[in-house]
A computed fold for a 1447-nucleotide RNA from an uncultured bacterium, annotated as small-subunit ribosomal RNA.
RNA sequence: GACGAACGCUGGCGGCGUGCCUAACACAUGCAAGUCGAACGAGGUCCAGUGCGGAGUAAUCCAAACGAAGAUCUAGUGGCGAACGGGUGCAUAACACGUGAGCAAUCUGCCCUGAAGACGGGGAUAACAGGAGGAAACCCCUGCUAAUACCCGAUACCUCUACCGAGUCGCAUGGCUUGGUAAAGAAAUGGAUUCCGCUUCAGGAGGAGCUCGCGGCCUAUCAGCUUGUUGGUGAGGUAACGGCUCACCAAGGCUUCGACGGGUAGCUGGUCUGAGAGGACGAUCAGCCACACUGGGACUGAGACACGGCCCAGACUCCUACGGGAGGCAGCAGUGGGGAAUAUUGCGCAAUGGGCGAAAGCCUGACGCAGCAACGCCGCGUGGAGGACGACUGUCUUCGGAUUGUAAACUCCUUUCAGCAGGAACGAUAAUGACGGUACCUGCAGAAGAAGCACCGGCCAACUACGUGCCAGCAGCCGCGGUAAUACGUAGGGUGCAAGCGUUGUCCGGAUUCAUUGGGCGUAAAGAGCUCGUAGGCGGCUUGGUAAGUCGGCUGUGAAACCCCCAGGCUCAACCUGGGGCCUGCAGUCGAUACUGCCAUGGCUAGAGUCCAGUAGGGGAGUACGGAAUUUCCGGUGUAGCGGUGGAAUGCGCAGAUAUCGGAAGGAACACCAGUGGCGAAGGCGGUACUCUGGGCUGGAACUGACGCUGAGGAGCGAGAGCGUGGGGAGCGAACAGGAUUAGAUACCCUGGUAGUCCACGCCGUAAACGGUGGGCACUAGGUGUGGGACCUCAUCAACGGGUUCCGCGCCGUAGCUAACGCAUUAAGUGCCCCGCCUGGGGAGUACGGCCGCAAGGUUAAAACUCAAAGGAAUUGACGGGGGCCCGCACAAGCGGCGGAGCAUGUGGCUUAAUUCGACGAAACGCGAAGAACCUCACCUAGGCUUGACAUGUAGUGGAAAGCACCAGAGAUGGUGCCCUCUUCGGACCAUUACACAGGUGGUGCAUGGCUGUCGUCAGCUCGUGUCGUGAGAUGUUGGGUUAAGUCCCGCAACGAGCGCAACCCUUGUCCUAUGUUGCCAGCGGGUAAUGCCGGGGACUCGUAGGAGACUGCCGGGGACAACUCGGAGGAAGGUGGGGACGACGUCAAGUCAUCAUGCCCCUUACGUCUAGGGCUGCACACAUGCUACAAUGGCCGGUACAACGAGCUGCAAUCCCGCGAGGGGGAGCGAAUCUCUUAAAGCCGGUCUCAGUUCGGAUCGGAGUCUGCAACUCGACUCCGUGAAGGUGGAGUCGCUAGUAAUCCCGGAUCAGCAUUGCCGGGGUGAAUACGUUCCCGGGCCUUGUACACACCGCCCGUCACACCACGAAAGUCGGCAACACCCGAAGCCAGUGGCCCAACCCGCAAGGGAGGGAGCUGUCGAAGGUGGGGUCGGUGAUUGGGGUG
Repeated sequence: GACGAACGCUGGCGGCGUGCCUAACACAUGCAAGUCGAACGAGGUCCAGUGCGGAGUAAUCCAAACGAAGAUCUAGUGGCGAACGGGUGCAUAACACGUGAGCAAUCUGCCCUGAAGACGGGGAUAACAGGAGGAAACCCCUGCUAAUACCCGAUACCUCUACCGAGUCGCAUGGCUUGGUAAAGAAAUGGAUUCCGCUUCAGGAGGAGCUCGCGGCCUAUCAGCUUGUUGGUGAGGUAACGGCUCACCAAGGCUUCGACGGGUAGCUGGUCUGAGAGGACGAUCAGCCACACUGGGACUGAGACACGGCCCAGACUCCUACGGGAGGCAGCAGUGGGGAAUAUUGCGCAAUGGGCGAAAGCCUGACGCAGCAACGCCGCGUGGAGGACGACUGUCUUCGGAUUGUAAACUCCUUUCAGCAGGAACGAUAAUGACGGUACCUGCAGAAGAAGCACCGGCCAACUACGUGCCAGCAGCCGCGGUAAUACGUAGGGUGCAAGCGUUGUCCGGAUUCAUUGGGCGUAAAGAGCUCGUAGGCGGCUUGGUAAGUCGGCUGUGAAACCCCCAGGCUCAACCUGGGGCCUGCAGUCGAUACUGCCAUGGCUAGAGUCCAGUAGGGGAGUACGGAAUUUCCGGUGUAGCGGUGGAAUGCGCAGAUAUCGGAAGGAACACCAGUGGCGAAGGCGGUACUCUGGGCUGGAACUGACGCUGAGGAGCGAGAGCGUGGGGAGCGAACAGGAUUAGAUACCCUGGUAGUCCACGCCGUAAACGGUGGGCACUAGGUGUGGGACCUCAUCAACGGGUUCCGCGCCGUAGCUAACGCAUUAAGUGCCCCGCCUGGGGAGUACGGCCGCAAGGUUAAAACUCAAAGGAAUUGACGGGGGCCCGCACAAGCGGCGGAGCAUGUGGCUUAAUUCGACGAAACGCGAAGAACCUCACCUAGGCUUGACAUGUAGUGGAAAGCACCAGAGAUGGUGCCCUCUUCGGACCAUUACACAGGUGGUGCAUGGCUGUCGUCAGCUCGUGUCGUGAGAUGUUGGGUUAAGUCCCGCAACGAGCGCAACCCUUGUCCUAUGUUGCCAGCGGGUAAUGCCGGGGACUCGUAGGAGACUGCCGGGGACAACUCGGAGGAAGGUGGGGACGACGUCAAGUCAUCAUGCCCCUUACGUCUAGGGCUGCACACAUGCUACAAUGGCCGGUACAACGAGCUGCAAUCCCGCGAGGGGGAGCGAAUCUCUUAAAGCCGGUCUCAGUUCGGAUCGGAGUCUGCAACUCGACUCCGUGAAGGUGGAGUCGCUAGUAAUCCCGGAUCAGCAUUGCCGGGGUGAAUACGUUCCCGGGCCUUGUACACACCGCCCGUCACACCACGAAAGUCGGCAACACCCGAAGCCAGUGGCCCAACCCGCAAGGGAGGGAGCUGUCGAAGGUGGGGUCGGUGAUUGGGGUG
């Protein structure tokens, strides 16, 4: 895009079309083929007239019966039609259809033209009448009668047959014309009176039959088929040719260019699609065919083997009196059924057409119309113009607004369509109109009666809100949905179509995705393992001919419709009409001859082959021989081990091994040479010699003269393993055994070892049979190496060298090709020829079937089902029990710990009314918490409050509120009393009421900001421009050095730059300058018991501020004359001097909504807020981090020395007094270089303890106190007295540290009322050991490599087993379909024979009768259905079983 559609939602009108695609299933009812009286007889009705009889006084009326001419009706005889028209698509793969030819092998009613004719006779029969049978259908007997029914004779222009000729024509058989002789053959002279018929012959038109060429489905898992089969002779038969049929004879005929078989199917014009070529289809309309319940058969006829005819058989249905009969909607309507699904039991013969008739006319479900259905196409309408304050509503909102939206309202206007009313056609030029009072015209009223459907994540035009929360659902593909869904549902808005819109189904397109146009095969699917060769395809140069292919002209045909174009008719269009084109085809004929073909067994030599002369070689087959080595056996020497492995063991060995020497046997394989070297078609081939043998290469140019290339089928060869028979068997060695390894080890390792490996013969026929690259020919830059020839040359020969050329084997590389990788004269380049093969992955190279095989198995080769990928090449990462280089307290070397004990603190768990919450490997766990008794506080229990404990605003009311005191209460709170506003008059403040709102440590750190941890202070991470690549991307950033460093140097298609590194900052170490209080005191002076205490001083220390200094600067070695590195000098400090702050791009959805901020959600007399008490401190247990110890390098006692950082007014607090002490009293000084905290401790000196659960250790418990605080019960710290637990250096494992470090010793501070000898942050004192080195563990950086990983190895992923489901195969069987075969039976019927029985026409006969001829019946051949039988083929089902797929 399309549709004979269906389904969902919706639906105003008209025109034109279309409408059982399924059950060729079954059918009730009605209709669909009759007509002619001008062929014929008869009967009925009507009728002029006559009129029995009756009534009446009569006129007259009623009326039986008869009834001419005529009209009309009915059945019958007869004629024509019924073979057309209408339906359907079962069968059919066929001369069925299409197209083009042929019939010298044919027929033809009605119609047209022409010629001729119609004379004389005859006998029946239906109807009818009478009688009989039957339920019916129907039928029998007797009698009568007509014809355009039937029969005989005559005639014959003529026809036909037989025979004898003549002429002429044809491709053949033969045709045409004509002469003669013989035989045969007509009629209805009827009906009617314009005419129509009858007979014969000839011709025509139209129709029919037969034959042939070509064309159009699938299947080879159908490869051979055929006996009337193929042909001949003769006969029969037909309208006609013919095995069409029969008898005889011959043995043919068809087929890989697909016979035979199976499946499917009406064919065509055309229809749909497509740029076309094609592909799919074959409704409506038209042509042909086939069929008419199923199968068979003939009759009649011009025509049928006959849809609305006959006979028979079968199935089914109906009637029946049970004896017997009837029927065939795939005609039009209609019914049931089937189905997703397809209409009225309508009107009319008015038109067109058909049948009959002389005609009038009759018949016509053909046809013309109407009805139903949005089923399709086309047209029209549902209003038009104006209208902003951009109204209301709805929706969204950043609360401003936006949008709905000129949309509405409102104003003005119009009336198509529908409605009502009036008129009114064409179709019919006379009559006749179903449609139809229809189309159309006019008038009237009024915006009045008339819009939906799908979609809005991308493809694909169109976005928001709410609801939902991997639910409900959506989905064509990708995919949406797990609490902020443009994807679900709804709404608003929008987009697209519109009386429709979507969905489903089907076909074509896109799909160059079966590739003729127009694809591929190294690695994506795809080159057969290799060669030979049949058919076939293709084929060198040249001459002549031919004209099949090819090209051109003309002729015939290619139906109409359809399609295209131009006109015309319905108001337009759809639709219809006319003309033209097209119909790409086929056939004939006349030409052309370049190319292809064919002929001339033409010619040629460049292809191919032969010959001659050389030449290399693991080419093949056979025979013989050889040495080294292994093993075994024999003998000698010799002794305790050997062997084997990562280490061992099994094994062998004192019965003498291994080792070693000599000898022997046997089998297999041939070191070195040996080489991307050689040979072969491939598989493959390796000691030496001989015999036989294939091919190649080079040179010569004598011979043949296209003999060539490829190759479906076919044939041969074909590694290894395997199989059969017979040998052989040293070594090796599946299976097997043992020993190890291991969680296991049916393995890898070891010791043994059977088939096998070897030989002969025969099978198998496969390999990653690979260059993953079929064969042949030609062309298209080179360079280099190597194997085999020939020639030239230096130089006279030889060798070497150099050069040219041919053939082979390799490497590199240009153009070109390729998706890239790569290939590149040995092509994967450019062309030609031939073959093979591919068409998403899995299922599956499997099943079934066939063929081959002894078997194993091979070959050929599907489908169901399932997935949305599978795959190639390359890229960036990540990873590797890959490689290279390098670093780090990473290991190693050391020192000290942890893990064991007690306690502290944190966490888990358990418990609880609550034990609030967060943090969970490293990177949670002395973490948030720099301080939970109340508070904190978020938790629990209980009691209260509700605009609220807190903020802002509006409106109203009030004048208090606070404070103090008392009462109730656990308190919050409530009550009472005292007290009782300010003002600049605007108000302020407070309370209260109401409304907006407050409030939330409620949720989401996976919605977020900010901050932080971590990799990691690791050296990396990127960009611009350029260049390379189709691209991802690369380059730069890689490489050579060097560094702590992507630090620097050099090189380089890169050149630069940014964030990181380093430096700049702070601190510390040295010096200088300035300054000198509260700091200092060398010198001078004064003073004290003593003290910088004082005067002074600035030297020093120190403080503050500024500066200097260190930069590989200098020297030497190394290095590339570089960067840099090593050593040295000087220096307080030397190669970043030490320490700190500082943390690139990013990773971990890392942590935090409970610091804070914040979107959304949730609560609102509560999840808010206030209060009291409790809890966060709970304890069988487990872990983490610490403290104190276990002691003598120690404990205790006494004496004694030396700091730094800091803090202090709600504070630090001295001297003094009291207390054993915590502390108390008291209070100088100090907002601090001044005063205080503040005695530093380890250390040093002296004493004591003497190895023990102790004079170690201090937990726990008892008692007594101190301090803080409203309050130390749960639940603080400290002091004193007493008590004196575990613990004797800590398993596996594990942590920190490289120098002022570890270890050890004290001091200060934050938080804080109090609470830290143990946490944290700082400070100083004393003060080590060790580092060979980078193999290993961990982490990291750079380069490289592999990858099937990309959530990135904590990845991916294979198979069994278990379970569920699905489809398939096998299977004892079993059930059915289809097509054949053999035999039996054999209807109807044709044909043949017979025909005693029957018969009017003609003949004989007076007649009876006979004859001719015909018939019934019977017999036979053929023959449908049926029966029996064994097979074939296809399908269903099947216990069980097999693999496969999905989860």
About this RNA:
Rfam family: Bacterial small subunit ribosomal RNA. Rfam links the family to the GO terms ribosome and structural constituent of ribosome. The coordinates come from a structure-prediction model, not an experiment, and the mean pLDDT is 85. RNAcentral holds the sequence, with entries from ENA and SILVA.